[in-house]
RNA sequence: CGCGAAAAUGGCAAACGACACCGAAAGGGUCGGACGCAAAGCCACGGGUCUACGGCCGAAAGGCUACGAUCGCCGGGCUGCCGAAG
Numbered sequence: 001c002g003c004g005a006a007a008a009u010g011g012c013a014a015a016c017g018a019c020a021c022c023g024a025a026a027g028g029g030u031c032g033g034a035c036g037c038a039a040a041g042c043c044a045c046g047g048g049u050c051u052a053c054g055g056c057c058g059a060a061a062g063g064c065u066a067c068g069a070u071c072g073c074c075g076g077g078c079u080g081c082c083g084a085a086g
C1' cells in the first nucleotide's frame, strides 16, 4: 500500500415488543431485543426508494410536487480501532 483472521480489545444493532416521547405522514427518539455489520462512524453530494402538511391541477374521486425521510438500498466524500496470513 492493501487485506479482513475460527485473533484480541471494544463498538453498533434489523425484525419484533413497550412508551401519557417527536412528526401531517414517511420516519425518528428512549428502553428491551439481536438478524446482521470492518466503517452498520459521520455527510442527503449523485442515483434509487418512501411520504405529501403545504402548493398546483381537478366538479369529485384522485393526480403531480421535496424544501421532508432513508447513509442497515447503491455510489461518492471525510474520519477511524486492531494486526494473522498475503
Stems, first nucleotide, its partner, number of pairs: 003083002011037002016032004021028002035072001041078003045075003048070003054065004
This is a predicted structure of an 86-nucleotide RNA (c-di-GMP-I-GGC riboswitch aptamer) from a Bacillota bacterium.
It was read from a public genome assembly, where an Rfam model found it.
Model confidence (mean pLDDT): 88 of 100.
The model forms 91% of the base pairs in the Rfam consensus.